[in-house]
Context: one part of a larger RNA
Molecule: small-subunit ribosomal RNA, 5' domain
Organism: uncultured bacterium
RNA sequence: GGACGAACGCUGGCGGCGUGCCUAACACAUGCAAGUCGAGCGGGGUUGAAGCGAGGGGUAACUCGGACUUCUACCUAGCGGCGGACGGGUGAGUAACGCGUGGGCAACCUGCCUCAAGGUUUGGGAUAACAGCUCGAAAGGGCUGCUAAUACCGGAUAUGCCUGUGGCCUCGCAUGGGGCUAUGAGCAAAGGGGAAACCCGCCUUGAGAUGGGCCCGCGUCCCAUCAGCUAGUUGGUGAGGUAAUGGCUUACCAAGGCGAUGAUAGGUAGGCGGCCUUAACGGGUGGUCGCCCACACUGGGAUUGAGAUACGGCCCAGACUCCUACGGGAGGCAGCAGUCGAGAAUAGUCUACAAUGGACGAAAGUCUGAUAGUGCGACGCCGCGUGAACGAAGAAUCCUUUCGGGGUGUAAAGUUCUUUUCUAUGUGAGCAGUUCCUUUUAUAUGAAGAGUAUAGAAGGGGGGAUUUAAGCAUAGGAAUAAGCAACGGCUAACUCCGUGCCAGCAGCCGCGGUAACACGGGGGUUGCAAGCGUUGUCC
Numbered sequence: 001g002g003a004c005g006a007a008c009g010c011u012g013g014c015g016g017c018g019u020g021c022c023u024a025a026c027a028c029a030u031g032c033a034a035g036u037c038g039a040g041c042g043g044g045g046u047u048g049a050a051g052c053g054a055g056g057g058g059u060a061a062c063u064c065g066g067a068c069u070u071c072u073a074c075c076u077a078g079c080g081g082c083g084g085a086c087g088g089g090u091g092a093g094u095a096a097c098g099c100g101u102g103g104g105c106a107a108c109c110u111g112c113c114u115c116a117a118g119g120u121u122u123g124g125g126a127u128a129a130c131a132g133c134u135c136g137a138a139a140g141g142g143c144u145g146c147u148a149a150u151a152c153c154g155g156a157u158a159u160g161c162c163u164g165u166g167g168c169c170u171c172g173c174a175u176g177g178g179g180c181u182a183u184g185a186g187c188a189a190a191g192g193g194g195a196a197a198c199c200c201g202c203c204u205u206g207a208g209a210u211g212g213g214c215c216c217g218c219g220u221c222c223c224a225u226c227a228g229c230u231a232g233u234u235g236g237u238g239a240g241g242u243a244a245u246g247g248c249u250u251a252c253c254a255a256g257g258c259g260a261u262g263a264u265a266g267g268u269a270g271g272c273g274g275c276c277u278u279a280a281c282g283g284g285u286g287g288u289c290g291c292c293c294a295c296a297c298u299g300g301g302a303u304u305g306a307g308a309u310a311c312g313g314c315c316c317a318g319a320c321u322c323c324u325a326c327g328g329g330a331g332g333c334a335g336c337a338g339u340c341g342a343g344a345a346u347a348g349u350c351u352a353c354a355a356u357g358g359a360c361g362a363a364a365g366u367c368u369g370a371u372a373g374u375g376c377g378a379c380g381c382c383g384c385g386u387g388a389a390c391g392a393a394g395a396a397u398c399c400u401u402u403c404g405g406g407g408u409g410u411a412a413a414g415u416u417c418u419u420u421u422c423u424a425u426g427u428g429a430g431c432a433g434u435u436c437c438u439u440u441u442a443u444a445u446g447a448a449g450a451g452u453a454u455a456g457a458a459g460g461g462g463g464g465a466u467u468u469a470a471g472c473a474u475a476g477g478a479a480u481a482a483g484c485a486a487c488g489g490c491u492a493a494c495u496c497c498g499u500g501c502c503a504g505c506a507g508c509c510g511c512g513g514u515a516a517c518a519c520g521g522g523g524g525u526u527g528c529a530a531g532c533g534u535u536g537u538c539c
Base pairs, nucleotide, nucleotide: 001539002538003537004536006535007534008533009532010531013384014383015382016381017380018379019377020376027339028338030337031336032335035082036081037080040079041078043076044075045074046073048071049070050069051068052066055064056063057062089295090294091293098220099219100218101217102216103215104214105213108212109211113208114207115206116205117204118203119202120201121155122154123153124152130145131144132143133142134141135140160187161186163184164183165182166181167180168179169178170177171176191200192199193198221267222266228258229257230256233255234254235253236252237251238250239249240248270292271291272290273289274285275284276283277282297318298317299316300315301314320331321330322329323328348374350373351372352371356370357368358367359366360365387417388416389415390414398407399406400405422476423475424474425473426472427471434462435461436460437459438458439457440456441455442454443453444452445451483528484527485526486525487524488509489508490507494523495522496521497520498519504511505510
C1' cells in the first nucleotide's frame, strides 16, 4: 500500500447493487416452512330441483311435519395413489477414495420422462370409514357388526423375461461377454372420464435419457520430544449377504500384511471451483454464489420405498423440557421470522404466490418462509448532492503582531441565476409471458367441415405482490444536507496560550524538568470526505 462477513470512537443527506451470529452443532415460547388428487373408492354433510307425501294431532274439514327415492352442484374425516430421499439449514464429525482430477465396471441399480413391441382375461376373501358397546384424566385404545376400490390374494394367457439341462455360432480384456435354438419349472395387469370418438391410466419386455452405486492411478496440513503397528489382521477354499465386486459376514486352512519414499499414535481441519495479495514465483484463505461430502437433541436400529438407514417418519436407550386425575403421556428451529444466553459483534415474530421453479391434479387450481419483493444496519462497492456566476488591495468577528501590519478571505454580506435533491399536487408504465370461454385456420387420427389432441389468429372475461412505488409534469424556494484525522522526522501541513519529567503523547526514533512547531486548548494549515480515524487478521 491492498484486502475484510469486521468491531470500536466521532460524524452522518440520497440512490443503485451486494451483504449481515465468524462466538454456544447452547437452550428454545409462538406462528408458519409438504402437501395434493372426489376424473381411484365407499360413506357423511350442505344447496337446489322433481317425486312421494310416511308419521303425529283431529270425528272430519284441516293442520304440524320432512322420513325416503332420484337427479344436480359443492365440501371432505377415512381407505387408496403420487410426493414427504427434492427444495431449505449447518460445518459438529471426517486426514478419508472424503474431495479434486483422469480412468474402469465382462461386478451394478434407476420412480417419473422419451421411443418401440405386445397385452389389459376370469374369480375370491377381507378391512378402515360407519354403527353399537366399552376402557382411559389425557394421549390413545379394545370388542362386535356392516361395506368399497386403481387396496389385497388366487386361476388363465406369455410377444416375452427369469432359471435348470443340452446343442450351435460369434467376440474378447483373466475371470468370461453376446446371439440363435431344443426342452422343463416359474412370473403379469386396474380401472377412470366421456353420449361417442377418444383421452388419461395399468402390465410385460427391449432401447434411451437422467440420477446414482462400487473400484483404481495421481494430488491433498503439522509433529519423529509419536518408531514400530496389525488378529478379520494379510491371503486362500466353501457358504451366506448385496442391485453389484469385495473379510462385507461366517467356518476351516495358511502366516501373512504395513513401515524412515514416515507406518502407527497425537494435534488441527469439511474438500474444491474460487477469493485476497504479488511483476511473477509463491503465501494466505475457503464468508456470500456453484459442485461434492457429512450431520439433523446424543447414541443405536431397522421399516416403507425406484431411491433413506429418512431435519419438520417410526422403534429402543440416554440427557433435558413440558402436561398429568401419579396410572401414564408429549417434544426436538444446524427451515423462515423471533426469544434467552454467550459475545467486541451480525437484521422484521413483514408482503405475495404476480413472475421463475417445485409437488399433486385431465384441468381449473391448491400448497410452496424455495423464490420474488420490501424493511433494518454507511457493513462494503459505485454514483449524486450539500449550490453556480459576479462580488473589496479586502466589512465585521476571531487569531496574531516588531502595533506599521498580517491571516481568516471572494470567504461572507450583496446582485444575478439554477432546482439535481427536497416539499406539495397531478399523471403514471413495465415485469406480464398467461389462464378460461366463444369463433376460426392448419396438422395428426379418422370414412367424415363427428369428435378429440396439438399449434396459431380474433373477440370477451379473470388475475396482477412490490405499488400509486419508479418515471413524467406543474408549483415553491438556496431552500433540507460536512465531517473526521493529522500538522517534530519518517510524512503533505505552524503559530499563540496553558502545563512544568506533572498532566499527558507515542507506529519507530523519541517528546514533557518555565518561552514545548511532539502534552491540553484557540487560531491557521494539510489530507481524505458521507465518511474519517483506531484496533484485529492476511499478503